[in-house]
Context: one part of a larger RNA
RNA sequence: GGCAUAUGGGGAAUGCCUGGGCUCUCAGAGGCGAUGAAGGACGUGAUAAGCUGCGAUAAGCUGUGGGGAUUGGCACAUACGAAGUGAUCCGCAGAUUUCCGAAUGGGGAAACCCACUGUGUUUGAAGACGCAGUACCUUUUAUAGGAGUGAACCUAGGGAACUGAAACAUCUAAGUACCUAGAGGAAUAGAAAACAAUAGUGAUUCCGUAAGUAGUGGCGAGCGAACGCGGAUUAGCCCAAACUUUUGAUGUUACGGCAUCAGAAGGGUUGUAGGACUGCAAUGUUGGUUGAUGCGUGAAUUAGAAGCAUCUGGAAAGCUGUACCAUAGGGGGUGAUAGUCCCGUAUAAGUAGGCAAUUCAACCAUAGCAGUAUCCUGAGUAGUGCGGGGCACGUGAAACCUUGCAUGAAUCUGCCAGGACCAUCUGGUAAGGCUAAAUACUCCUGAGAGACCGAUAGUGGACAAGUACCGUGAGGGAAAGGUGAAAAGAACCCUGAAUAAGGGAGUGAAAUAGAUCCUGAAACCAUAUGCUU
Numbered sequence: 001g002g003c004a005u006a007u008g009g010g011g012a013a014u015g016c017c018u019g020g021g022c023u024c025u026c027a028g029a030g031g032c033g034a035u036g037a038a039g040g041a042c043g044u045g046a047u048a049a050g051c052u053g054c055g056a057u058a059a060g061c062u063g064u065g066g067g068g069a070u071u072g073g074c075a076c077a078u079a080c081g082a083a084g085u086g087a088u089c090c091g092c093a094g095a096u097u098u099c100c101g102a103a104u105g106g107g108g109a110a111a112c113c114c115a116c117u118g119u120g121u122u123u124g125a126a127g128a129c130g131c132a133g134u135a136c137c138u139u140u141u142a143u144a145g146g147a148g149u150g151a152a153c154c155u156a157g158g159g160a161a162c163u164g165a166a167a168c169a170u171c172u173a174a175g176u177a178c179c180u181a182g183a184g185g186a187a188u189a190g191a192a193a194a195c196a197a198u199a200g201u202g203a204u205u206c207c208g209u210a211a212g213u214a215g216u217g218g219c220g221a222g223c224g225a226a227c228g229c230g231g232a233u234u235a236g237c238c239c240a241a242a243c244u245u246u247u248g249a250u251g252u253u254a255c256g257g258c259a260u261c262a263g264a265a266g267g268g269u270u271g272u273a274g275g276a277c278u279g280c281a282a283u284g285u286u287g288g289u290u291g292a293u294g295c296g297u298g299a300a301u302u303a304g305a306a307g308c309a310u311c312u313g314g315a316a317a318g319c320u321g322u323a324c325c326a327u328a329g330g331g332g333g334u335g336a337u338a339g340u341c342c343c344g345u346a347u348a349a350g351u352a353g354g355c356a357a358u359u360c361a362a363c364c365a366u367a368g369c370a371g372u373a374u375c376c377u378g379a380g381u382a383g384u385g386c387g388g389g390g391c392a393c394g395u396g397a398a399a400c401c402u403u404g405c406a407u408g409a410a411u412c413u414g415c416c417a418g419g420a421c422c423a424u425c426u427g428g429u430a431a432g433g434c435u436a437a438a439u440a441c442u443c444c445u446g447a448g449a450g451a452c453c454g455a456u457a458g459u460g461g462a463c464a465a466g467u468a469c470c471g472u473g474a475g476g477g478a479a480a481g482g483u484g485a486a487a488a489g490a491a492c493c494c495u496g497a498a499u500a501a502g503g504g505a506g507u508g509a510a511a512u513a514g515a516u517c518c519u520g521a522a523a524c525c526a527u528a529u530g531c532u533u
């Protein structure tokens, strides 16, 4: 020096664990804000750096319901307190709530500076301080409303490129990402100027299918329906006009009125055309709103069955023996694995408040038959030309929807559509409006689930985590869990310069569980012994 064995150091893998995550289900909630939000700054404790709570009434104040012995948050120490005259704690309702922030008296480099008006205190003045008010926009000019913020979902206005086409320009990606505006718990759409095809359907939305079909397409890459069928859910209505009455203004007058315009009330709302108008008939049906009623639901909460002994062990919930409960053998904890030890669970009960079946009352809205001479039925609209866009459809034979420019009808014997266009036939009735449900989403609350993770995983974050740290800034962004059943966290002694470290002693089942603390692999480093050179 090498090899082997043993014992250690070092190191943190592995195993086990979980207070945290991930993905969902069901139910709730879907907003908050000038009565000052979201988010912050600064304060606030006997001692107080951080987190949490709170706001000069500052880990809190008041009332009330619950509850019944401890208690002054995380946080384990000392001091000083509170509490059966009911604390701490839980629910509900209030009070307080500095400064910034839409920030709103003016300004400003957020958490700061400087005012005005009225009023009060300080003997008077000045000054200071306290209280209230003082921004802008819209509107009925009395006030009322708005603003700002919030995860996704939704609608609208704008709107890429990488990429694919094996290059690339039409095309694609994609009306996607992103920007802006706005709304709601959903939004949009919606009661046929719709489809269909000689048979019929009967608002919209969503799902499955039809179907990767028909089509479209440098007929390339690709894009990609509808009818019909099966389901989810179902709900239908209101104006404008004709006509009547009335108010005001204007014009006119023979002063009786008449006409026009504007407003109000009634009337009326559709395709088998309907309504006005004329004639006849009827007082009932259904629905809504408001107010009572209150079957139920149930914040905090209450009751809630049933086991002992031996043995092993540090400890029994384990083993053995012998019992019991069960509408409860879900789950968690307890010194190892507990239906019967504890918290609970099944079940039952229940106040406040909200919601709320049912019933009652008031008010409001709501229908028929016949006739058809006249009147009404949405105009810069429909349509057309040019240029675009949307439709699965790239201008094509291109209908349909939409509209920037230019034009421009008809009036029910009307008008539109049925994929150029024409005829027949069929379907419908545009140019006004509202509308629940089925559908989309989850910042958030409660209950639960998982052939999801288990600390290099799972959220970036199980820990003072969007922290420390980096960057002028936008922004980037960690590492870091485990003593033990219980601190019983090692009194006392010794070595030592020592409050370091260690050796005894003691605790403990265990200290090679000693706080760098469960287990403790490998690399790497030693010591001892054996063999060997």
Base pairs, nucleotide, nucleotide: 001532002531003530004529005528006527007526008525009524015518016482017481020453021452022450023449024448025447026446027445028444029442030441031149032148039100040099041098042055043054044053046078050074051073061094062093063092064091065090066089070082071081072080105114106113107112115134116133117132118131119130120129121128122127136146137145138144153184154182155181156180157179158178164171168218194201195200205232206231207230208229209228215223216222236434237433238432239378243266244265245264246263247262248261249260250259251258252257271412273377274376275375276374277371278370279369280368286365287364288363289362290361291360292359296355297354301349302348303347307322308321309320311318323340324339325329331343332342333341383407384406385405386404387403388402389401390400393419414429415428416427417426418425469476470475489517492504493503494502495501
The part of an RNA shown here (large-subunit ribosomal RNA, domain I) has 533 nucleotides and comes from Flavobacteriaceae bacterium bin25.
The prediction has a mean pLDDT of 82.
The sequence was found in a public genome assembly.